FMN riboswitch aptamer (RFN element), 159 nucleotides, folded computationally. Its mean pLDDT, the model's own confidence on a scale to 100, is 79. Its Rfam family is "FMN riboswitch aptamer (RFN element)". Its family is annotated with FMN binding in the Gene Ontology.
RNA sequence: UUAGUUCUUUGGGGCGGGGUGCAAUUCCCCACCGGCAGUGAGCGCGGUAGCAAUAAUUUGCUCAUGCGUAAGUCUGCGAAGAGGCGGCGCCCUGGUGCCCUCUCCCGAUACGGUGCGAUUCCGUAACCGACGGUAUAGUCCGGAUGGUAAAAGAAUUUU
Numbered sequence: 001u002u003a004g005u006u007c008u009u010u011g012g013g014g015c016g017g018g019g020u021g022c023a024a025u026u027c028c029c030c031a032c033c034g035g036c037a038g039u040g041a042g043c044g045c046g047g048u049a050g051c052a053a054u055a056a057u058u059u060g061c062u063c064a065u066g067c068g069u070a071a072g073u074c075u076g077c078g079a080a081g082a083g084g085c086g087g088c089g090c091c092c093u094g095g096u097g098c099c100c101u102c103u104c105c106c107g108a109u110a111c112g113g114u115g116c117g118a119u120u121c122c123g124u125a126a127c128c129g130a131c132g133g134u135a136u137a138g139u140c141c142g143g144a145u146g147g148u149a150a151a152a153g154a155a156u157u158u159u
Base pairs, nucleotide, nucleotide: 003157004156005155006154007153008152009151010150016030017029018028019027031139032138033129034128035077036076037075038074042069043068044067045066049062050061051060052059053058072127073126081104082103083102084101086099087098088097089096090095091094109125110124111123112122113121131142132141133140
């Protein structure tokens, strides 16, 4: 340093104020929040070379490049929901529970500015958010002390 295997740990935020009402963190007005990986012209750090200044140390500018960070709405994925093959268990021939894997489903952005280049930067205005419960819920309670995209580390084998 490459790839694999095993293990450990981590792995989601948000209703504050007012109104109506018997009752609403659920309706109405204002408020608040944004999982994982990728992309990314911004930002931070490092730094080769060139140019300029200087007697020199050095400083400034420009450019290639490295690392970190940077999108709820882009690309891919995860959770929820629906279904199928297979495996195991239970009741008994059709159900049911669990596991595995696959398929389906799977929300929402425009305008202006800068620029060679931006749905990512800056400005402005928008929009979106599973299921069950309950006065209709992105924010409360519940499945969930669960599961997962993935991240970090350790051990071991290997290039």